[in-house]
RNA sequence: GCGGGAGUAGCUGAGAGGCACAGCAUCGGCUUCCCAAGCCGAGGAUCGCGGGUUCGAAUCCCGUCUCCCGCUCCA
Numbered sequence: 001g002c003g004g005g006a007g008u009a010g011c012u013g014a015g016a017g018g019c020a021c022a023g024c025a026u027c028g029g030c031u032u033c034c035c036a037a038g039c040c041g042a043g044g045a046u047c048g049c050g051g052g053u054u055c056g057a058a059u060c061c062c063g064u065c066u067c068c069c070g071c072u073c074c075a
Stems, first nucleotide, its partner, number of pairs: 001071007010024004018055001026042005048064005
């Protein structure tokens, strides 16, 4: 340099054009003498960044940044 994959909540993932979802974690409650476990509930992400298409974009297109894999060139 070329090709491919990934980036979504504190963490791990889902979501393939129509109000962004789950598990764990956090907070509150129930239960217990207390803790843990269990059960019920709550808060939390303008989707890496910038543009474009569209009535509407996490999703499609272009550019760009970071990480991973493969190939090539030079040393």